Molecule: transfer RNA
Organism: Microbacteriaceae bacterium
RNA sequence: GCUCCGGUAGCUCAGUGGUAGAGCACUUCCUUGGUAAGGAAGAGGUCAACAGUUCAAUCCUGUUUCGGGGCU
Numbered sequence: 001g002c003u004c005c006g007g008u009a010g011c012u013c014a015g016u017g018g019u020a021g022a023g024c025a026c027u028u029c030c031u032u033g034g035u036a037a038g039g040a041a042g043a044g045g046u047c048a049a050c051a052g053u054u055c056a057a058u059c060c061u062g063u064u065u066c067g068g069g070g071c072u
Base pairs, nucleotide, nucleotide: 001071002070003069004068005067006066007065010024011023012022013021018055026042027041028040029039030038048064049063050062051061052060
């Protein structure tokens, strides 16, 4: 330099056009003599950035950026 994959909650990951979810973690409550375990409720997201397509973009297209793999 070329090429492929990935960037979504604190962490690990789903979601592939119609206002974003799970597990663990966190907060409050219940339960217990007290912890752990268990149960109920809740908070937490400019979906890496910018532009384009569309009535509508996390999703499609282009560029940039970051991480990883391959080729030279």